[in-house]
RNA sequence: GAUUUCCUUCGGGGUCGGGUGCAAUUCCCAACCGGCGGUGAUGAGGGGUACCUCUUAGUCCGUGACCCGGUUUCAUUCAUUUGAAAACGGUGGAUUUGGUGAAAUUCCAAAGCCGACAGUAAAAGUCUGGAUGGGAGAAGGAAUGG
Numbered sequence: 001g002a003u004u005u006c007c008u009u010c011g012g013g014g015u016c017g018g019g020u021g022c023a024a025u026u027c028c029c030a031a032c033c034g035g036c037g038g039u040g041a042u043g044a045g046g047g048g049u050a051c052c053u054c055u056u057a058g059u060c061c062g063u064g065a066c067c068c069g070g071u072u073u074c075a076u077u078c079a080u081u082u083g084a085a086a087a088c089g090g091u092g093g094a095u096u097u098g099g100u101g102a103a104a105u106u107c108c109a110a111a112g113c114c115g116a117c118a119g120u121a122a123a124a125g126u127c128u129g130g131a132u133g134g135g136a137g138a139a140g141g142a143a144u145g146g
Base pairs, nucleotide, nucleotide: 004143005142006141007140008139009138010137017029018028019027031126032125033115034114035063036062037061038060043054044053045052046051058113059112067090068089069088071086072085073084074083075082095111096110097109098108099107117129118128119127
């Protein structure tokens, strides 16, 4: 110290104020929010001036939750009847302009845009619910080990 296995902990934010209406945190005006990994010309610190550490994208690349599919296993049923789990596959939203520069969809400025499913006295990124769940992954620890 690569690799592999296991354990523990952590692991999502947000409708101020107003309008209409019988009724809306769902419509309208307005407000607010931005998972995880990567990339990266940002910023900060250190330095032996080689470089190192931390930090930097909702809209770039990849990915998770949600949803769908067949397969397998288990349970269940008169019945592939119903249910659960697993790995796999699929679906799945959004950016331009200007500036600087050798180089920027990442910096600076401005203006945009996007956001699962079910529920609801009325249509929801923000309320309630599945969810005291799952989870990309992060940190720490144990073992393994040419």